[in-house]
The prediction has a mean pLDDT of 85.
This is a predicted structure of a 105-nucleotide RNA (SAM riboswitch aptamer (S box leader)) from Heyndrickxia sporothermodurans.
The model forms 97% of the base pairs in the Rfam consensus.
Taxonomically the source falls in Heyndrickxia (Bacteria, Bacillati, Bacillota, Bacilli).
It matches the Rfam family "SAM riboswitch aptamer (S box leader)". Rfam describes the family as follows. The SAM riboswitch is found upstream of a number of genes which code for proteins involved in methionine or cysteine biosynthesis in Gram-positive bacteria.
The RNAcentral record of the sequence draws on Rfam and Ribocentre.
RNA sequence: UUCUUAUCAAGAGCGACUGAGGGACCAGGCCCAAUGACGUCCAGCAACCCCCUAUAUGGAACGGUGCUAAUUCCUGCAGAUACGUAUGUAUCUGAAAGAUAAGAU
Numbered sequence: 001u002u003c004u005u006a007u008c009a010a011g012a013g014c015g016a017c018u019g020a021g022g023g024a025c026c027a028g029g030c031c032c033a034a035u036g037a038c039g040u041c042c043a044g045c046a047a048c049c050c051c052c053u054a055u056a057u058g059g060a061a062c063g064g065u066g067c068u069a070a071u072u073c074c075u076g077c078a079g080a081u082a083c084g085u086a087u088g089u090a091u092c093u094g095a096a097a098g099a100u101a102a103g104a105u
């Protein structure tokens, strides 16, 4: 890199440094941002592995990660339902893609 499995509606700073864009790709929206975004450090949250237990909707949080605006910010592909004369709008479900962990190659 690729594959498999699980989870993704919760949670987490008036801190320090930096200084311009950022919210995964592309597109349409909609947001955050010099009242300091993004990133780094500190701090915090959580509980995938490790640890205990009984193979858990159990426990702990030293260690390995991870995360700390908005549902993975929403939508884009398919299906169902409702409304509408209709182009359509809304809700729900599933996929696709992505993120994280563990394992395998």
Stems, first nucleotide, its partner, number of pairs: 002104007013042001015041003021032003026076004043068003048064002051059002072097001077094007